[in-house]
RNA sequence: GACCCCAUAGUUCAAUGGAUAGAACAUCAGAUUCCGGAUCUGACGAUCUAGGUUCGACUCCUAGUGGGGUCA
Numbered sequence: 001g002a003c004c005c006c007a008u009a010g011u012u013c014a015a016u017g018g019a020u021a022g023a024a025c026a027u028c029a030g031a032u033u034c035c036g037g038a039u040c041u042g043a044c045g046a047u048c049u050a051g052g053u054u055c056g057a058c059u060c061c062u063a064g065u066g067g068g069g070u071c072a
Base pairs, nucleotide, nucleotide: 001071002070003069004068005067006066007065010025011024012023013022018055027043028042029041030040031039048064049063050062051061052060
């Protein structure tokens, strides 16, 4: 330098172009307990950035950023 893949919650992962982007773990609160742990209930929390296509975009297209890989 060329090409390919990936980027979603604090973490690990889902989500046919269509309902308020879900789950588990973690965190916080409550219940339970003499106290804690475990258990149960609830809450909090995210689409890498900027454009484009579309009635509608996490999803499709373009450019960029970051990470990984192959070739030179």